Annotation
The part of an RNA shown here (large-subunit ribosomal RNA, domain IV) has 343 nucleotides and comes from a bacterium. Rfam family: Bacterial large subunit ribosomal RNA. Gene Ontology terms of the family: structural constituent of ribosome and ribosome.
[in-house]
Context: one part of a larger RNA
RNA sequence: CCCUCGUUAAGGAACUCGGCAAAAUAACCUCGUAACUUCGGGAGAAGAGGUGUCUGCCAUAGAAACAUGGUAGAUCUCAGUAAAGUGGCCCGGGUGACUGUUUAGUAAAAACACAGCACUCUGCAAACUCGAAAGAGGACGUAUAGGGUGUGAUACCUGCCCGGUGCUGGAAGGUUAAGGGGAUUUGUCAGUGAGGAGCAAUCCUUGCGAAGCGGAGAACCGAAGCCCCAGUAAACGGCGGCUGUAACUAUAACAGUCCUAAGGUAGCGAAAUUCCUUGUGGGGUAAGUUCCCACGCGCACGAAUGGUGUAACAACUUGGGCGCUGUCUCAACGAGGGACUCG
Repeated sequence: CCCUCGUUAAGGAACUCGGCAAAAUAACCUCGUAACUUCGGGAGAAGAGGUGUCUGCCAUAGAAACAUGGUAGAUCUCAGUAAAGUGGCCCGGGUGACUGUUUAGUAAAAACACAGCACUCUGCAAACUCGAAAGAGGACGUAUAGGGUGUGAUACCUGCCCGGUGCUGGAAGGUUAAGGGGAUUUGUCAGUGAGGAGCAAUCCUUGCGAAGCGGAGAACCGAAGCCCCAGUAAACGGCGGCUGUAACUAUAACAGUCCUAAGGUAGCGAAAUUCCUUGUGGGGUAAGUUCCCACGCGCACGAAUGGUGUAACAACUUGGGCGCUGUCUCAACGAGGGACUCG
């Protein structure tokens, strides 16, 4: 010096990102216990007192020994839950209702789940999922059932927009595949016209070209889809700008204008969201970039991608206080084990 412990004058969080760590609290009995509340809770709230041993009396159960409780006394220790084990508490804010689940080996959370709510699909050989299929699950269930999606107890609520995308419905018209259709055209070719060579048989060049067999192929017919017409936002999503105006000033209930599918309603708001920003005012402190209460120019909240509250709950997060302490002022001593020296 390191590790693990113990004790400490005075102070008591001055430490520190932060009371991290440590200390403190603690058992049982009696008294006592607030706001708030979903009336269950909150609550062991908080806070206060008692506790050993022995004796007398009373009560209870027992035949009794004795036990428990009450009451009056006595007595010992520094200390009577004498050791071990064994809640610190209170006040405000945020988030998530809650118990639960999770990154086996950096994250336990405000993430996931959840009951509840809503939309949507599904009539049973169900929808949906696995599987080339057989088949199986769904389910030996049947719409008070099952699948999918979103939200997330409860309370009060959930505004406007269907132009875009999606979904559902519609079928008049437009477009339209394979396929049907086959006008037209083309290749081949029996045959045949013309020219040339040869005594001839025949051969060569070139034109036309039936039937058949092939190639190309227009019009026309031709479903869904798309275009089109409606509906639908607890479907994906979206929810404006400029200008002027009141008898101080400022502001604008009001007016005008442009654009839009419609221009953000209630509620909340410098917020887990606010850049400017340590916004401004108030509170708490001697002093407060954090915190709480307000304000609202919301850079860039906002209503089941839910909005705003909410008792209870939380190894969650943030601020304050009481108690307590070697966290600190500021360090000291002690114990055990290392390091170190010798061997």